The prediction has a mean pLDDT of 76. This is a predicted complex of two RNAs, RNase P RNA and transfer RNA, with 410 nucleotides together. It holds a member of the Rfam family "Bacterial RNase P class A".
RNA sequence: UGAUUGGAUUGGGCAGUCGCCGGCGUGUUACGCGGGAGGAAAGUCCGAGCCCCGAAGAGCAGGAUGACGGCUAACGGCCGCCGAGGGUGACCUUAGGGAAAGUGCAACAGAGAUAUACCGCUGCGCUUGCGCAGUAAGGGUGGAAAGGCGAGGUAAGAGCUCACCGGCACGGUGGAGACAUCGUGGCCAUGUAAACCCCAUCCGGAGCAACACCGACUUGCAAGGCUUGCUCGGCCGCUAUAAAGCAGAAGGGUGGCUUGAACCGCUCAGCAAUGGGCGGUCUAGAUAGAUGAUUGCCUUAAAAGACAGAACUCGGCUUACAGAUCCUAUCACGCU
RNA sequence: GCGCCCGUAGCUCAGCAGGAUAGAGCGUCCGCCUCCUAAGCGGAAGGUCGUGGGUUCGAAUCCCGCCGGGCGUG
Repeated sequence: UGAUUGGAUUGGGCAGUCGCCGGCGUGUUACGCGGGAGGAAAGUCCGAGCCCCGAAGAGCAGGAUGACGGCUAACGGCCGCCGAGGGUGACCUUAGGGAAAGUGCAACAGAGAUAUACCGCUGCGCUUGCGCAGUAAGGGUGGAAAGGCGAGGUAAGAGCUCACCGGCACGGUGGAGACAUCGUGGCCAUGUAAACCCCAUCCGGAGCAACACCGACUUGCAAGGCUUGCUCGGCCGCUAUAAAGCAGAAGGGUGGCUUGAACCGCUCAGCAAUGGGCGGUCUAGAUAGAUGAUUGCCUUAAAAGACAGAACUCGGCUUACAGAUCCUAUCACGCU
Repeated sequence: GCGCCCGUAGCUCAGCAGGAUAGAGCGUCCGCCUCCUAAGCGGAAGGUCGUGGGUUCGAAUCCCGCCGGGCGUG
């Protein structure tokens, strides 16, 4: 210099004027003071808080997850690590339990697809190109063909025997563990579970239009309703006194509503995720739904034009994103 | 907010417990027929199976993430 790898940040700032939403104050229909979108507010894909269903019990069905260790309120998330695959490398990807519990499927090709002899090889027989027997070493087909390869052996062959490799079982060593490595035995049942299934773990349902209170209403007062997949089990009510009680109820009003597993800085433990300590800060709360427009200055290469707009709240994941900046590592070439 | 479904040729649909050239009707184009047109007959073209990954020997089909559209319900 070129080509990359992994990660992080930013998404203009300040002031004035005119508006909008909501808060507080006062001299109360006006003024004053201070606040007002995001890293994803998005998709709604997971997990929780909160809240109700009675007290959420049992069984079945259904769903999710799946190496190991840790983090966390929890998770299908994150961190670390192991195995497998890819890359020259930095590094990346990985739904990664079980195929000797059972069932299904494996098109076409091929003799044969989980059991097989088409060609070939060898032996025997004869009718001399056919039959029988042996054979999975060779050919051919296929994604996959009886562990691979070499040597011995044999009629030809064959884990039949042996060395190495792979896989399996047992044992030793290292490790917290997945696992790695070594030794011994033996030569073995293809693949597919993001096919059914089996094993282990987890899951009751519903969602702020939840829910509580107040409630307009010439509302209702039966015998059923609730437990939100099914069954069992369980719970409430059905009574009678006549105006009380109970119940319903407007997209009505108020609360829920924003202080929270919060944010910022420093520091300690840890490889990290993360956790602890100290100090500081208060940071939208609408309900047809505010957060805008404009002027000046500064920064900038250029003020400009990415994706995008809160609706109960958090932790993640996924997806979108113009331009700009920083850090780490790798490879190639050149120069010193 | 919650629940569910769909996307295959220009249009309407089949195929989706995986198997290789993805089919059908209408439409389009060409030819025949006719004086010409329609109808009829014969033939042809036309497909990233919405999109990006994964599983598998193999994906329209199975799984995951997105994009677009629709339905139900409080």